[in-house]
RNA sequence: CUUAUCAAGAAAGACGGAGGGAUGGGCCCUAUGAUGUCUUGGCAACCUUUUUAGAUGGUGCCAAUUCCCACUCCACUAAGAUGGAGGAAGAUGAG
Numbered sequence: 001c002u003u004a005u006c007a008a009g010a011a012a013g014a015c016g017g018a019g020g021g022a023u024g025g026g027c028c029c030u031a032u033g034a035u036g037u038c039u040u041g042g043c044a045a046c047c048u049u050u051u052u053a054g055a056u057g058g059u060g061c062c063a064a065u066u067c068c069c070a071c072u073c074c075a076c077u078a079a080g081a082u083g084g085a086g087g088a089a090g091a092u093g094a095g
Base pairs, nucleotide, nucleotide: 001095002094003093004092005091006090011040012039013038014037015036019029020028021027023070024069025068026067041062042061043060046058047057049055066089071086072085073084074083075082
């Protein structure tokens, strides 16, 4: 860079000790221990193998829809708000 998916699913322990949820805003999680590392377990079915099953191996994932919004268009509205469609950005897989 190209392409597919992103409304479902799945946590315990040890270490450690203050931030974290990509960015901005909102909202939220967090000393009843976050983020992170390791172990074990699980989810899932992108790649692989094959008896086409969710089993082997490689990734991935296991708070909240990618937590929500962000840009454009449409509907509605006095406006804001709200709803819908698309996009951008991001994440993961494969190339």
The prediction has a mean pLDDT of 81. Predicted 3D model of a 95-nucleotide RNA (SAM riboswitch aptamer (S box leader)) from a marine eukaryotic metagenome. It matches the Rfam family "SAM riboswitch aptamer (S box leader)". Rfam links the family to the GO term regulation of gene expression. The RNAcentral record of the sequence draws on MGnify.